A computed fold for a 134-nucleotide RNA from a Pseudomonadota bacterium, annotated as SAM riboswitch aptamer (S box leader). The prediction has a mean pLDDT of 81.
RNA sequence: CACUCAUCGAGACCGGCUGAGGGAUAGGCCCUUAGACGCCGGGGCAACCGCCAGACCCAACCAGUCUGUAAAGGUGCCAACUCCUGCGAUGCGCCGUGCCGCCCCUGGGCAGCGAGCGCAUCGACAGAUGAGCG
Numbered sequence: 001c002a003c004u005c006a007u008c009g010a011g012a013c014c015g016g017c018u019g020a021g022g023g024a025u026a027g028g029c030c031c032u033u034a035g036a037c038g039c040c041g042g043g044g045c046a047a048c049c050g051c052c053a054g055a056c057c058c059a060a061c062c063a064g065u066c067u068g069u070a071a072a073g074g075u076g077c078c079a080a081c082u083c084c085u086g087c088g089a090u091g092c093g094c095c096g097u098g099c100c101g102c103c104c105c106u107g108g109g110c111a112g113c114g115a116g117c118g119c120a121u122c123g124a125c126a127g128a129u130g131a132g133c134g
Stems, first nucleotide, its partner, number of pairs: 001134001003132006013042005021031003025086004043078003048074002052068005082126001087123008098113002101110004
């Protein structure tokens, strides 16, 4: 760096150094000299891997799958849902202007379609983290 699988609405902050940007990208919105981002030290969260126990499978063992405990191991994480949106589908609502139909009448009213906007849900894309593999 590529690929595969799983997860992403929960949770968890102090001190020191430094000094102007940061939240991946574009827009929005937000954090930030009352010190961001980053680095270091300590603390914490969580439970992906590993450890341990049990169940299933097996004649049995190993392997595998599932469940649970713990958390001293390997990672990860500790503003905002991955901060929100971006592409598509569906539903609901609104809808001056477009198209078509009907009614009264010459300007309006009603219904349908399309477009647009808003909200909600789902999916895709992108991204992050872990595990495996090359």